[in-house]
RNA sequence: AGAGUUCACCAGACAAUCGUCGCUGGCAUUAGCCAGGGGAGGAAAGUCCGGGCUCCAUAGGAUAGGGUGCCAGGUAACGCCUGGGGGGCGAAAGCCUACGGAAAGUGCAGCAGAGAGCAGACCGCCUAAGCUCAGCAAUGAGCCGGUAAGGGUGAAAGGGUGCGGUAAGAGCGCACCGCGUGUGUGGUAACACAUCACGGCAUGGUAAACCCCACUCGGAGCAAGACCAAAUAGGAAUCCUUUAAGGUGUGAUCCGCACUGGAUUCGGGUAGGUCGCUUGAGGCCUGUGGCGACGCAGGUCCUAGAUGAAUGAUUGUCCACGACAGAACCCGGCUUAUCGGUGAGCUCUCAUU
Numbered sequence: 001a002g003a004g005u006u007c008a009c010c011a012g013a014c015a016a017u018c019g020u021c022g023c024u025g026g027c028a029u030u031a032g033c034c035a036g037g038g039g040a041g042g043a044a045a046g047u048c049c050g051g052g053c054u055c056c057a058u059a060g061g062a063u064a065g066g067g068u069g070c071c072a073g074g075u076a077a078c079g080c081c082u083g084g085g086g087g088g089c090g091a092a093a094g095c096c097u098a099c100g101g102a103a104a105g106u107g108c109a110g111c112a113g114a115g116a117g118c119a120g121a122c123c124g125c126c127u128a129a130g131c132u133c134a135g136c137a138a139u140g141a142g143c144c145g146g147u148a149a150g151g152g153u154g155a156a157a158g159g160g161u162g163c164g165g166u167a168a169g170a171g172c173g174c175a176c177c178g179c180g181u182g183u184g185u186g187g188u189a190a191c192a193c194a195u196c197a198c199g200g201c202a203u204g205g206u207a208a209a210c211c212c213c214a215c216u217c218g219g220a221g222c223a224a225g226a227c228c229a230a231a232u233a234g235g236a237a238u239c240c241u242u243u244a245a246g247g248u249g250u251g252a253u254c255c256g257c258a259c260u261g262g263a264u265u266c267g268g269g270u271a272g273g274u275c276g277c278u279u280g281a282g283g284c285c286u287g288u289g290g291c292g293a294c295g296c297a298g299g300u301c302c303u304a305g306a307u308g309a310a311u312g313a314u315u316g317u318c319c320a321c322g323a324c325a326g327a328a329c330c331c332g333g334c335u336u337a338u339c340g341g342u343g344a345g346c347u348c349u350c351a352u353u
């Protein structure tokens, strides 16, 4: 100097004038005036997870169904975050991970090939045992039979190399390697390493296929819900029934429990206001514990609450020339979109000293 990679921060600024929403104070009582301070995001987005809060409502149990899926921690909780392990990618720093189980069962895998998972005989090799023919005999041929070491097909073919053995072979036996189980060491663990012992040794893949296993799961949602005011009609008719059946009770089905008469037709009222609504699992700073996520202690600050929906317009200056984009109960995450700028760490290459 270049390339790469990881983390953090900013998101136009300042001034003036007019306008707008809310708060505080004062003056007026009408719905107004004056002064002071404040007024959209890192994602406010998606509505994908988890909760706080409100209501059903405190009667539960089982089944089905859903969610998560290596280990240990963090957190109010999570499908999130942190740290580790296994696997994969990369030269490295780093990045990704839908990562329990294939020996419970079922399913699936084109072509080629004899055979693709209780999976095999095409070319070969042998002719032991048995039978037939020829031959004096040795032997030759055939039938029947044995074999999976050699060859071929394929992405993948019943572990690999060597020796023995056999009619020819084969873990058939043995040695070493590989594999499985146990033991040992380190680690909280997932796992890693490595000695010894035993075993001739399941014999593939796929569960983001069905399935099995472990853990876990009420619902609806601020248009939740509460209060106030106002108005009408606590309406009318018909039928059935009062043993019962049926209905209702905030995920489905069943059992249980509690409450309860039901069906049809005609007709009327409810368009308002206040609360919920912003002080929080809150922000910032310091110290301390921890590898870290984060915890503990102290100090300090108050930072939009609209409701047909407020934060806008004009002028001037500066520059990073402004992208993606607007709160509607609140918070913790994840995912997606995005013009640029600033700072720091690490990896590799080149040059110089």
Base pairs, nucleotide, nucleotide: 001349002348003347004346005345006344007343008342009341010340012318013317014316015315016314017313018312020039021038023036024035025034026033027032041324045335046334048333049332050331051330052329053221054220055219056218060255061254062253063252065217066216067215068214069213070084071083072082073081074080085099086097087096088095089094100212101211105210106209107206108205122151123150124147125146126145130143131142132141133140134139159177160176161175162174163173164172178201179199180198181197182196184193185192186191225275226274227273228272235266236265237264238263239262240261246260247259248258249257282301283300284299285298286297287296288295289294
Molecule: Bacterial RNase P class A
Organism: uncultured Oceanospirillaceae bacterium